[in-house]
RNA sequence: UCGCAUUCGUAAAAUUGUUUGCGUCCUUAUGGGGAAACCCAUAGGUGAAACCCAUCAAAUUCGGGGAAACCUUUAAAAUGGCAAUCCCGAGCCAAGCCUAGGAAUGGGAAGGUGUAGAGACUUUACGGUGGGGCCCUAAGCCAAAAUUUUGGUAUGGGUAAGAGAAAGUCCAGGCCACAAAGCCCUUUUUUG
Numbered sequence: 001u002c003g004c005a006u007u008c009g010u011a012a013a014a015u016u017g018u019u020u021g022c023g024u025c026c027u028u029a030u031g032g033g034g035a036a037a038c039c040c041a042u043a044g045g046u047g048a049a050a051c052c053c054a055u056c057a058a059a060u061u062c063g064g065g066g067a068a069a070c071c072u073u074u075a076a077a078a079u080g081g082c083a084a085u086c087c088c089g090a091g092c093c094a095a096g097c098c099u100a101g102g103a104a105u106g107g108g109a110a111g112g113u114g115u116a117g118a119g120a121c122u123u124u125a126c127g128g129u130g131g132g133g134c135c136c137u138a139a140g141c142c143a144a145a146a147u148u149u150u151g152g153u154a155u156g157g158g159u160a161a162g163a164g165a166a167a168g169u170c171c172a173g174g175c176c177a178c179a180a181a182g183c184c185c186u187u188u189u190u191u192g
Base pairs, nucleotide, nucleotide: 008023009022010021011020012019013018024047026045027044028043029042030041031040032039033038051132052131053130054129055128056127061090062089063088064087065086066085070081071080091113092112093111097108098107099106100105117171119170120169121168122167123166133159134158135157136156140153141152142151143150144149145148175192177190179188180187181186
C1' cells in the first nucleotide's frame, strides 16, 4: 500500500472470530407512575440502528461500605488474591439556572470531584450548559362540525452505554535477580 475477515461497550480467558462476568439499546411478559407518548423495576430473547452547532474546563480533598467472572485451595466450598465496577458521609467547584443584597458577596437545586496503573500535565466529550433538527403523544388551549367527533398545537416525551483517565505526553509497570509477608494465589521495597 492492497485485499479478506470481524466489529454495541468494557474486563478477562483462549487464540481468529469463541467463551465468561458486568453495562447498554431493541424486543416479549409482569408490576408501578403518567391523559398519552413515555419512564422505572424484575425475568427471558437479541445486536440492525444510535443527529448537529455553540459554550464551560473549575474543584480535583479526607474518611468509609460493597463487588461478578477469573486465579489459588478443596471431593465441593469457605478463606485468601486480583478486579471490570456499584456507592455513602463531610469538604470543595467553571459556565448556566433559582434566590438574598445598592454592591462586595452569600445561600440553594442539579451535575461534577472523591472514583487512573501510585500519580503529573495538556486537551476535550460519550460530561455540564444554551440552541437547533428529526420522531412520538395531545392533557390543556384554539378552530370546525353537530352532542359528541374531527383537525391544529409541546409548555410533555424520545434521540444508548462506553471519562473508576476518554485523546495524548510524561512517570510507573510489564522482563531478570535479592529480601520480607505468605500453604498457595499474590503483595511490597530496592538494584539491573

Predicted 3D model of a 192-nucleotide RNA (Group I catalytic intron) from Magnetovibrio sp. The coordinates come from a structure-prediction model, not an experiment, and the mean pLDDT is 80. Its Rfam family is "Group I catalytic intron". Rfam links the family to the GO term Group I intron splicing. About the family: Group I catalytic introns are large self-splicing ribozymes. They catalyse their own excision from mRNA, tRNA and rRNA precursors in a wide range of organisms. The core secondary structure consists of 9 paired regions (P1-P9). These fold to essentially two domains - the P4-P6 domain (formed from the stacking of P5, P4, P6 and P6a helices) and the P3-P9 domain (formed from the P8, P3, P7 and P9 helices). The secondary structure mark-up for this family represents only this conserved core. Group I catalytic introns often have long ORFs inserted in loop regions. The window size for this search is chosen to minimise search time and catch the small examples. A larger window size will find more matches. The organism belongs to Magnetovibrio, within Bacteria.